[in-house]
c-di-GMP-I riboswitch aptamer from a Candidatus Bipolaricaulota bacterium, 75 nucleotides, folded computationally. Taxonomically the source falls in Candidatus Bipolaricaulota (Bacteria, Bacteria candidate phyla). The coordinates come from a structure-prediction model, not an experiment, and the mean pLDDT is 80.
RNA sequence: CUUUGCUCAGGGUGAACCCUCUGCGAAGAGGGGUUGCAAAGCCGCGGGUCUCCCCGAGACGACCGGGCUGCCAAA
Numbered sequence: 001c002u003u004u005g006c007u008c009a010g011g012g013u014g015a016a017c018c019c020u021c022u023g024c025g026a027a028g029a030g031g032g033g034u035u036g037c038a039a040a041g042c043c044g045c046g047g048g049u050c051u052c053c054c055c056g057a058g059a060c061g062a063c064c065g066g067g068c069u070g071c072c073a074a075a
Base pairs, nucleotide, nucleotide: 002075003074004073005072012037013036017032018031019030020029021028022027035062041068042067043066045065046064047063048060049059050058051057052056
């Protein structure tokens, strides 16, 4: 450097659901919770789905693909 990956270790994260707040809404933030995740880290780049004060503006990255970065182990 490349490939493979819960085999080991240190860990990290946090679906559904509940409470509070924000938003017209999709949804988001904080707290709890812990199904799971080897990128379930970041990026709306493409597709897709959804919302609306609808022909435009938004939301979803734990829907699929892509880009960038990253721990450990083995080869």